[in-house]
RNA sequence: GCGCCCAUAGCUCAAUUGGUAGAGCAGCGGACUCUUAAUCCGUAGGUUGGGGGUUCGAUUCCCUCUGGGCGUA
Numbered sequence: 001g002c003g004c005c006c007a008u009a010g011c012u013c014a015a016u017u018g019g020u021a022g023a024g025c026a027g028c029g030g031a032c033u034c035u036u037a038a039u040c041c042g043u044a045g046g047u048u049g050g051g052g053g054u055u056c057g058a059u060u061c062c063c064u065c066u067g068g069g070c071g072u073a
Stems, first nucleotide, its partner, number of pairs: 001072007010025004019056001027043005049065005
């Protein structure tokens, strides 16, 4: 250089043919406990990497840029 893949909550990841963005862990509050841990209940947290396009509607489709990974001489 060329080809392919990835980027979504603090972290690890879902979201299946475009139609309300979710789970686990972590955080916070509570129950339980002499206290802590464990367990249980509740709760908050997102410009879906940036920009543009298509569409009534985009995490999803198209273009481009950025960052990361793998392959190739």